[in-house]
A computed fold for a 122-nucleotide RNA, annotated as FMN riboswitch aptamer (RFN element). Its mean pLDDT, the model's own confidence on a scale to 100, is 83. The model forms 97% of the base pairs in the Rfam consensus.

RNA sequence: AGUUGUCUUCGGGGCGGAGUGAAAUUCUCCACCGGUGGUUAAAGUCCACGAACAGGCGCAAGCCUGCCGAGUCUGUGAAAUUCAGACACCGACGGUCAUAGUCCGGAUGCGAGAAGAUGCGG
Numbered sequence: 001a002g003u004u005g006u007c008u009u010c011g012g013g014g015c016g017g018a019g020u021g022a023a024a025u026u027c028u029c030c031a032c033c034g035g036u037g038g039u040u041a042a043a044g045u046c047c048a049c050g051a052a053c054a055g056g057c058g059c060a061a062g063c064c065u066g067c068c069g070a071g072u073c074u075g076u077g078a079a080a081u082u083c084a085g086a087c088a089c090c091g092a093c094g095g096u097c098a099u100a101g102u103c104c105g106g107a108u109g110c111g112a113g114a115a116g117a118u119g120c121g122g
Stems, first nucleotide, its partner, number of pairs: 002120001004119007016030004032101001033091002035049004044089002053066005071087005093105003
């Protein structure tokens, strides 16, 4: 160093203030948050992936398919839709005295992957 085996650990954040109301962390105004790998230089908005959700198959474990949000301008630079400045935008399902990215629940779950231990092999 590896088209490599086994195991261990880790692996998602956020409603604070005001208003209306019988009732709202769900509405309105302000505020707050940003999984994983990649990318000539750092990304919620680029490229890809995971989760969730839908359908099918299966006794089950699980497998297959589908679906899968949102950014521009200016500046610097060799290089940035990633940095700086400005102004924008996005966010599964079920529940709820009232509509949820932020509350409760499936979930002490799953997981892209990260780190480590120990083999194999050279």